Predicted 3D model of a 72-nucleotide RNA (transfer RNA) from a bacterium. The prediction has a mean pLDDT of 85. Its Rfam family is "tRNA". It is annotated as a transfer RNA. Gene Ontology term of the family: triplet codon-amino acid adaptor activity.

C1' cells in the first nucleotide's frame, strides 16, 4: 500500500431509518446500632470529526481521525 472490523454514558455494552438503553459504577433515600449485602430513585450523551441522501440518519453513503486484526 491493499482488505476487514470497531468508535454509543465514568467502565463495558446493546439499539433492523421514526423523541438514545441497559448492567456496573458515582450520588440521594430505605433497611442497620454501624458497615457490607439488599431495596428504591435521580443525574450524567453534540452518539468520533466534516460532508451528502431522505421528510427525518446512532443506523445508509463519502471523507477525515483513533484503535485492533489479516495480506503484501
Nucleotide at each position: 500500500g491493499g482488505g476487514c472490523c470497531g468508535u454509543u454514558a465514568g467502565c463495558u455494552c446493546a439499539g433492523c431509518g421514526g423523541u438514545a438503553g441497559a448492567g456496573c459504577g458515582u450520588c440521594c433515600g430505605c433497611c442497620u446500632u454501624a458497615c457490607a449485602c439488599g431495596c428504591g430513585g435521580c443525574a450524567g450523551g453534540u452518539c468520533g470529526g466534516g460532508g451528502g441522501u431522505u421528510c427525518g440518519a446512532u443506523c445508509c453513503c463519502c471523507u477525515c481521525a483513533c484503535g485492533g486484526c489479516c495480506c503484501a